The prediction has a mean pLDDT of 75.
This is a predicted structure of a 348-nucleotide RNA (Bacterial RNase P class A).
Rfam family: Bacterial RNase P class A. Rfam describes the family as follows. Ribonuclease P (RNase P) is a ubiquitous endoribonuclease, found in archaea, bacteria and eukarya as well as chloroplasts and mitochondria.
The model forms 93% of the base pairs in the Rfam consensus.
RNA sequence: CGAGUAAGACAGAUAAUCGCAGCUGCAGGCGCCGAAAGGCCGCAGGUGAGGAAAGUCCGGGCUUCACAGGGCAGGAUGCCGGAUAACGUCCGGUGGAGGUGACUCCAAGGAUAGUGCAACAGAAAUGAACCGCCAUUUUAUAUGGUAAGGGUGGAAGGGCAGUGUAAGAGACUACCGCCCUGCUGGUAACAGUGGGGGCAUAUGUAAACCCCAUCCGAAGCAAGACCGGAUAAAGACAAUGUGGCGGCCCGUCACGUCUUAGGUAGGUCGCUUGAGUCCGCCGGCGACGGCGGACCUAGAUAGAUGAUUAUCCAAUGACAUAACCCGGCUUAUCGUCUUGCUGGCAUA
Numbered sequence: 001c002g003a004g005u006a007a008g009a010c011a012g013a014u015a016a017u018c019g020c021a022g023c024u025g026c027a028g029g030c031g032c033c034g035a036a037a038g039g040c041c042g043c044a045g046g047u048g049a050g051g052a053a054a055g056u057c058c059g060g061g062c063u064u065c066a067c068a069g070g071g072c073a074g075g076a077u078g079c080c081g082g083a084u085a086a087c088g089u090c091c092g093g094u095g096g097a098g099g100u101g102a103c104u105c106c107a108a109g110g111a112u113a114g115u116g117c118a119a120c121a122g123a124a125a126u127g128a129a130c131c132g133c134c135a136u137u138u139u140a141u142a143u144g145g146u147a148a149g150g151g152u153g154g155a156a157g158g159g160c161a162g163u164g165u166a167a168g169a170g171a172c173u174a175c176c177g178c179c180c181u182g183c184u185g186g187u188a189a190c191a192g193u194g195g196g197g198g199c200a201u202a203u204g205u206a207a208a209c210c211c212c213a214u215c216c217g218a219a220g221c222a223a224g225a226c227c228g229g230a231u232a233a234a235g236a237c238a239a240u241g242u243g244g245c246g247g248c249c250c251g252u253c254a255c256g257u258c259u260u261a262g263g264u265a266g267g268u269c270g271c272u273u274g275a276g277u278c279c280g281c282c283g284g285c286g287a288c289g290g291c292g293g294a295c296c297u298a299g300a301u302a303g304a305u306g307a308u309u310a311u312c313c314a315a316u317g318a319c320a321u322a323a324c325c326c327g328g329c330u331u332a333u334c335g336u337c338u339u340g341c342u343g344g345c346a347u348a
Stems, first nucleotide, its partner, number of pairs: 001344001003342008012312007020048002023045004028041001031040003050319001054330002057328005062220004074216005079093005094108001095106004109211002114209002116205003130150002132146005158176002161173003177199001178197008224269004233260005241255005276295008313317001
């Protein structure tokens, strides 16, 4: 210098004006609406979306219901150890695959329990004789032996070398692989090493059924809790009653009163102080944990973030808009910047 790899940060900035949604303070001689709770109107100040707020795919908190214990069904997960509130997530390892490498990827139990499926080609796709090889002899369009060699196929009945044989063959032998079994190291997955078994365990497929092991009660904030009109219901009391207009009477108008239960309209809470954010120190390879300090950062209920102007740059600035809250995963994303590492070229 250019290429790659891993991790992280930002997501137009500043100012002014108008507008929108909460919060705080102040004001109203009894402001207005409402039975009440509460709401509305004015002024000032301050606050107001994301890295994914998204998909709603996992896990948990919270709430209501259910629940002696066990099982069936169903679902999810599937190497080992750890982290965590929990997880299907994350961290560190083991094994396998890819890459020169940094590094990346893996749904990684069981196909020696059973069932299913495997197009075409091929003689044959699970217990194989098409060609070839060998033997017989009636000399070939025959019978038998044979899995060395050829051919088909993604896959052909462990591989390879030798012994052996008529030709061959785990038939036998060594090595490798597989299965069984011990020892050593490791918490473990596993690694190394010794012994035994010719291997009839004969191919693949379990994000096919299935088997084994572990885990899972259901529904979700429109969850749910509280207050509570009007109408209708029950009970008690009154019925010579009560109230309005009015100084009083007459008059006239209206009407039962109280309590209880239920919980409709409406309202309040749930609601944002939380497994919270930032900084520092300590423990740990790490995920993460402990201690100390500082901070408060939207909370609506038809649902608020937008528009205009000016200046700047990386120049029409992407993907996209909270709705109970967190931890993850997945997907979308104009671009800009930072750091570690790898290998290549050049120069000293």